[in-house]
Molecule: small-subunit ribosomal RNA
Organism: uncultured organism
RNA sequence: AGAGUUUGAUCCUGGCUCAGGACGAACGCUGGCGGCGUGCCUAACACAUGCAAGUCAAGGAGAAAGCUUCCUUCGGGAAGCGAGUAAACUGGCGAACGGGUGAGUAACGCGUAGGCUACCUACCCUUUUCUCCGACAUAACGCCGAGAAAUCGGCGCUAAUAUCGGACGAGGUUCCUUGGACACAGGGAAUCAAAGGUUUCGGCUGGAAAAGGAUGGGCUUGCGUCUGAUUAGCUAGUUGGCGGGGUAAAUGCCCACCAAGGCGACGAUCAGUAGCUGAUUUGAGAGGAUGAUCAGCCACACUGGAACUGAGACACGGUCCAGACUCCUACGGGAGGCAGCAGUGAGGAAUAUUGGUCAAUGGGGGAAACCCUGAACCAGCGACGCCGCGUGUGGGAUGACGGGGUUCUGCCCUGUAAACCACUGUGGAGAGUGAAGAAAAUUCCGUUCAGCGGGACUGGACAGUAACUCUCUAGAAAGGAUCGGCUAACUACGUGCCAGCAGCCGCGGUAAUACGUAGGAUCCAAGCGUUGUCCGGAAUUACUGGGUAUAAAGGGUGCGUAGGCGGACUUGCGCGUCAGAGGUUAAAGCUCGCGGCUCAACCGCGAAACAGCCUUUGAUACGGCAAGCCUUGAGUGCGAGAGAGGAUGGCAGAAUUCCUGGUGUAGCGGUGAAAUGCGUAGAUAUCAGGAGGAAUACCAGUUGCGAAGGCGGCCAUCUGGCUCGCUACUGACGCUGAGGCACGAAAGCGUGGGGAGCAAACAGGAUUAGAUACCCUGGUAGUCCACGCCCUAAACGAUGCAUGCUUGGUGUUGGAAAUUUUAUAUUUUCAGUGCCGGAGGUAAUCCGUUAAGCAUGCCACCUGGGGAUUACGAUCGCAAGGUUGAAACUCAAAGGAAUUGACGGGGGCCCGCACAAGCGGUGGAUCAUGUGGUUUAAUUCGAUGCAACGCGAAGAACCUCACCUGGGCUUGAACUGCGACGGGCGGCUUCCGAAAGGAAGCUUUCCUUCGGGACUGUCGCAGAGGUGCUGCAUGGCUGUCGUCAGCUCGUGCCGUGAGGUGUUGGGUUAAGUCUCGCAACGAGCGCAACCCCUAUCCUUAGUUGCCAUCAGUUCGGCUGGGCACUCUAGGGAGACUGCCUACGCAAGUAGCGAGGAAGGCGGGGAUGACGUCAAGUCAUCAUGGCCCUUAUGUCCAGGGCUACACACGUGAUACAAUGGUCGGUACAAUGGGCGAGACCGCGAGGUCAAGGUAAUCCCAAAAACCGAUCUCAGUUCGGAUUGUAGUCUGCAACUCGACUACAUGAAGCUGGAAUCGCUAGUAAUCGUAGAUCAGCACGCUACGGUGAAUACGUUCCCGGGCCUUGUACACACCGCCCGUCAAGCCAUGGAAGCUGAGGGAGCCCGAAGACGUUAUUUUAACGUCUAAGGCUAACUUAGUAACUGGGGCUAAGUCGUAACAAGGUAACC
Repeated sequence: AGAGUUUGAUCCUGGCUCAGGACGAACGCUGGCGGCGUGCCUAACACAUGCAAGUCAAGGAGAAAGCUUCCUUCGGGAAGCGAGUAAACUGGCGAACGGGUGAGUAACGCGUAGGCUACCUACCCUUUUCUCCGACAUAACGCCGAGAAAUCGGCGCUAAUAUCGGACGAGGUUCCUUGGACACAGGGAAUCAAAGGUUUCGGCUGGAAAAGGAUGGGCUUGCGUCUGAUUAGCUAGUUGGCGGGGUAAAUGCCCACCAAGGCGACGAUCAGUAGCUGAUUUGAGAGGAUGAUCAGCCACACUGGAACUGAGACACGGUCCAGACUCCUACGGGAGGCAGCAGUGAGGAAUAUUGGUCAAUGGGGGAAACCCUGAACCAGCGACGCCGCGUGUGGGAUGACGGGGUUCUGCCCUGUAAACCACUGUGGAGAGUGAAGAAAAUUCCGUUCAGCGGGACUGGACAGUAACUCUCUAGAAAGGAUCGGCUAACUACGUGCCAGCAGCCGCGGUAAUACGUAGGAUCCAAGCGUUGUCCGGAAUUACUGGGUAUAAAGGGUGCGUAGGCGGACUUGCGCGUCAGAGGUUAAAGCUCGCGGCUCAACCGCGAAACAGCCUUUGAUACGGCAAGCCUUGAGUGCGAGAGAGGAUGGCAGAAUUCCUGGUGUAGCGGUGAAAUGCGUAGAUAUCAGGAGGAAUACCAGUUGCGAAGGCGGCCAUCUGGCUCGCUACUGACGCUGAGGCACGAAAGCGUGGGGAGCAAACAGGAUUAGAUACCCUGGUAGUCCACGCCCUAAACGAUGCAUGCUUGGUGUUGGAAAUUUUAUAUUUUCAGUGCCGGAGGUAAUCCGUUAAGCAUGCCACCUGGGGAUUACGAUCGCAAGGUUGAAACUCAAAGGAAUUGACGGGGGCCCGCACAAGCGGUGGAUCAUGUGGUUUAAUUCGAUGCAACGCGAAGAACCUCACCUGGGCUUGAACUGCGACGGGCGGCUUCCGAAAGGAAGCUUUCCUUCGGGACUGUCGCAGAGGUGCUGCAUGGCUGUCGUCAGCUCGUGCCGUGAGGUGUUGGGUUAAGUCUCGCAACGAGCGCAACCCCUAUCCUUAGUUGCCAUCAGUUCGGCUGGGCACUCUAGGGAGACUGCCUACGCAAGUAGCGAGGAAGGCGGGGAUGACGUCAAGUCAUCAUGGCCCUUAUGUCCAGGGCUACACACGUGAUACAAUGGUCGGUACAAUGGGCGAGACCGCGAGGUCAAGGUAAUCCCAAAAACCGAUCUCAGUUCGGAUUGUAGUCUGCAACUCGACUACAUGAAGCUGGAAUCGCUAGUAAUCGUAGAUCAGCACGCUACGGUGAAUACGUUCCCGGGCCUUGUACACACCGCCCGUCAAGCCAUGGAAGCUGAGGGAGCCCGAAGACGUUAUUUUAACGUCUAAGGCUAACUUAGUAACUGGGGCUAAGUCGUAACAAGGUAACC
C1' cells in the first nucleotide's frame, strides 16, 4: 500500500466481499512449564449457610470454672486469688467511610472554566478566654407478671463526660443609638456556655465559647454532552414583581396579592435510547466506535413513600408506613431483604473457592497495648489475554523398510529422517542452602521538638515459596488450520449437479489442484481455527476529502421574509483574529529517557504531552461595530426603439359542416383489398342564398416577446417588462433565499352557457388463430366561453440564480456611433439569438465568452438495484388524487459512455442460374433404391435442415456380419514370452454329428557342440481378444459457409483504454485486382500466376500409328518404301490491353477496330486463407479413460439385414407420330483384358478355337440418315405383374441372383399446392466403357456423338461481400424479454375483534410522616399535603387474528408477445 467481483473486451460510476488490528468473549480440535494481568456482558431474578462494623484509662452493677488457705457434723462451708476479667446494659466516637451495582437519569447528571457580599464543615492545626454552684431521673440489676415466639408490662434501687436549672460573658447573635462620605469606630438593651478523668503531682488528656486555617460538602452560572419533525407548538406556580414563611444558604422552594408573561425552527414539547468522564480501541490524521478491569463524579440498595438521629443520611448490613414475595406459628401474631465476600438455584453460548491472614498498605475505636476489618494482601480454579521458555544439539546413507507417485527391469518424494555414536540439562526427579518483602513503624528515656539522639522486647498469611548449589535423566512434553483466484502451499484415488464445499467470485453432470480420503506442501505454534462485535481499508456522508447534462442527484417558474454573503476611502473601538505571560487541564494511562525483576510482559523514577477554558498585557492588516465620505454595483430622470408580452371589446376573409332552393343521375365514400355507412324518399358533383361554431393559410425565419407554463388574422383601449443613447440625480439602497406567497401545458372536477370540426368511452365493419388493437364508417363526454377548483408533465438545455475573469471565426435580430469611393458600403460598439472551433475541462460522448473552463456567494438535491412515484401517519383537495415518505425481505449486481462483432420486417453500393427471360425436369403412374414408421427372435450399427435419405455400401444367397436362434471352446481362432510334463508336425482312413467338434486306427521328421533346439500337445503364469461405451477426452481424415475475397502482422501514429489507423475514401476489377488520395510505411496467409488437360503452330522421334509421292498387290497400308500428313509424346512458340480509336489523372473501360488458331481470366481441372458449426467419423485406422474375461472373447449351422397398412427423398421407364415397329447405310472417344471366327440354339448361351501380356488381337456403338408401315386408339404407345420353359455363375439361387424365350399386358393420355437443374459445345438427347465383382447396376465414375433457347434488367425472393445506422443481443434474433393466471416458500400492509404495556387528566378514598388549629405541655381529634388503592373517558405503544391487499423468491407449467432493430402501430412522460 491494496485486491476480487457487472462486460465478448474497455473506461467510469457504484455497491458487495477480502487481506489488518482489537476483545471481560464463546464454540471445535489439541494441550508441557512459568511470570504478570483478568473472569455473570444474560434475570436491578430469587436466595439456604457462614462471615463482611465495631471499639473505648469515664460511670454503675458484676459472675463462673479452677487454684490456695482455714473450718467441718466429711454432706459441705467460709475467705483469698481468678477479677473489677467474661457477657450484657448506660454513655462517647464510629457506623454517611470502605465494599457492590448501573435499574433510573438526556439532567447543572457529567465534563470544563468560573462565582457564592447567599452557605455549612465532627475529628485535625493555630490563637484568645473559660471549665463555678446545684438538681431531677433512668437502664443494667432485684422481685412479680403476659406471650408459642418475637418481645413486652408492673413495682423497687442506683451512677455518670447521660439529662436539667442557676451564675460568670472574653466573645457571638438581635435590636436601638452617636460620629463618619464610605470603610469603620464608640455607647446601650436583651440573649447564649461547659465535664470531667487520670497522675510518678512535673504533667497528660478531655469539655465550653469565639476567630482563623485545612479538609470535605452545599448552591449557582457560561460552554459542551445521542436519535427522531411520519413529535410544531408548549406552559397557570407557568414568567416576573411586592410582602411574608422556610432553609446552613440565594431562589416560586412554599404562600397571599398584582401583572401577563416565559420557552420554541440556533428545534421548545413529546417519544425512543443511554449512567457521565479520565480513558480504551481503531485510524497517517481528522474522525469513528466503546465507557469491563484501574481512577474521579453521580445514582441506587426487594418496590413505592416518609421522616428521625447526626457535623454529615432522608442512611446497602438503621427506623416508620404501604405493596409484592419468602419463612416461622400454638392461627392470636411475628421475621426477612447478598446490586458486600464466598456459595446455591434459575437464566444463558458463557464467567471462579462456602480458602488463608491481618505480616504489609489503609480504615474505625483507643493515650496505648490491643481489638475489629471478605477493604486489602495472598493462595486456589480457567490457555480468558499478554509475555517468556521448552519439547533437544552435533555427527550419521546402505539415500533402508514402509507409505505415496510414476513415463513401471527403473526412477522420484517422505529424507539426515530413524537406528547408531558423541554431547547438553531450560525442564523433570531427588537432596541441600534459603530470601527480599520489615521501617522497630510501635514503645521507653532525653532533647535545642514537623524533628533529632539513645535504650529495650517481640514480629511473615504467602512459604520451606522464589532463587542458588549438587546428583541423575533425551528421558513426561505438538498440534491446528489451509493448499482454484484473492492468498503462502499439488498430486493420486473415491464420488459423478449425488454426497458435499463456499468470505466474494464460484466448484461438483466420469479424467474435480475447489467435495471426501491419502501422500506431500504451506502458515502459525501451546496453541490453531470458527462464530460474534468494533474501527480500518470506505474519498462508501467527503471539515481534512465527493458529487448533481447523459451514471443516484437542479426545486416547474418567479416575488420575497428570516438567515448567509457583500463595492471604494478615512477615523475610532478592539468583539472575532493574532502574539506574549500567568492559572488550570487529578492520578493512572499514551510518548520519550533512565532504572528494577536473568529477558520480556509487568513495575518504578523523571521528562514531555494532553491546546480546551479562564485571567492579564499588547497588536489592529482582515472580518465586525460606530461615525463620516465617494461613485464604479443598484436605482431614478431625459431622448429614442423593437416585439405572436398580458387583459378587454369590436371587425374580417378563406375553409369544414348543416339548412333552403335550382341543375343533374346512379352511384358516392372508404381501403393494402374490402365492408359497415350515405344514395332513386334523388346522394356524390355543381350553382345561389342562409345559419353557426372553432381556428387564423401565405407572410414565417435554428425570427421576436415572456420568469416559466406559454404567446401568431386585423383594429382600438388599458397595461407589464426589455434594449440603446446622454450622463442630470440618489449614494451600497446589493446578491441569494429555508419557511411563505403568487403563477403554473394537457387531462380532470363543479355551476351555467356553447357545440361547426375533431374526438377518449361506446357501436358497427374489416384484419386475425384470437384482435376488447393498429385500418375504416359513425359517435358521446371533452375540446370553446364565464366563474371556481385541481397543481401535475421527458414542466428538458434532462444543465439553479447572481457576479467577475479567460484566444477566435462566421451568420442572424434590435439599437447607436464613426469613416468616405454616399450605398444593397465599411469599421467599431452595446444587448440578444445560432453554428464551428482554441486553451482548459470531461469516464467518454461532448462543453467550449449563452461553459459542462477558472473563481466567489447563496439555495435545492444525491449516497447500490429491487421492494417503492409503495405502506402507515400527517397535511392539501368536492373527488380524482397531490405533497411529505419508511421498513421487513431480496439480489451481487443495477447503471453511464465508448469498442469489436452479430442481428434488423434500417439505409447505400455490389455480386451469384438469386430473381427475371428461357429450356428440360421433380411433385401424379409403375418399378428400382434409400430413409422414417411399424413389425419381428433378429429385422446389426452409423449418417438427420441446407451440409442425412442410389449416404458409409466401388456391389448382404454362404462368407461378408457387427444382429437373432441353437450347438461347442475357455491361455482360447490369431500374437509374444516364461515354467513343468509329454510328443513328430503333417498326411490318410473309419464312425457319431447340421457343422464346428469329438472318438478310434495307420504312417512316423530335421538340425545338433549330444546338453539340447526347431515344431507341437497338456497344465500353470504373464497376458491375449472385444465392430463393447464415450467423436462432448483425442489424433488423423472429411463436410459446410465458399473458390466467397477476405484474414492478419511488424514498426509508426491516434485513443486513459477496449481498440482504431493501415484494410476507410474517389475510381476500377472476377478478385483487399490495380490506381489516385490519405499518418501511415511495409509485410504475411489468401486472389492471380507457377502445375495438368484442351484449342494453333514449330521442332525432335517414327512402331504397334499414318499413306501425299514411287513400286508391287490376293485390293485389306496388304507388301516394299517413306515419315510429308494424321496421330503418338518429349521439347518449344504463341496472348501481353502489345497496337489503333474514343473516354479517363491513372488504373482501366468501350469498339460487329486491325492482326491472329485463340482477345481481354481463351475453355476446363487440381489447388479451399484466418476461422465457424463441442458439424461427421472410437464401425477404415490410431488412441486416453471406463467396461467384459467359462464371455460383451472365439468356432459352427440355420435365420436376419431382402419383413410391409403407410409417409418422404433420389432415380429408371413411360404416357407416344419431333413417335413406335421393320429393313438398309454411316460416323467416335475413353477404357478394359479379353476372346475373333466357324458351327449349334428363336434366344440367354453352348461346342471347337485363331489372335492377344496389348497404339499390333478382342470387347465394340446408338441417336442420326434413307426407305417401308402404323394414323390418334389405352393403340403396333406403355411395359408392370403373373404363368410356363430355360441359360449362366456358384458347395448351394426356397427364404434371396441376373438373364432368355413364349404367354399375360396393370397403372399411365404430360401430372395440385409446391419445387429442382442449367448461360455454350452448356441444357436437352444418344449410346460406350470402367471400378466393385464367382454371379448380380435403372446406382456411381468416366467417355465421346447430335446439339439448342434466353438474359430487358436488379424492383422483389434466397445467399454472400463492403460502408453506414440503431440495439436492452455477445450461447450473439433459433437472441433478449413483459404481464396475468396456476404451484410452493418468505417477510409485510389493512382488518371485526382479543391480549398486554405506558404516561398523563378528572373524581373518590387515604397509611406513615411533616406542618397547622384546639391559650401553653403531653396525648388525642380535626385540617392540609401525600404513597399505595379504586372508578371514569380518551390517548400512545406492542403483540395476536377469521378474512383480505399487493410484494419478493423459486432449471425446465399456461396464455399471449408489450419492450430492445423503423421490434414489425417509433418509443417514452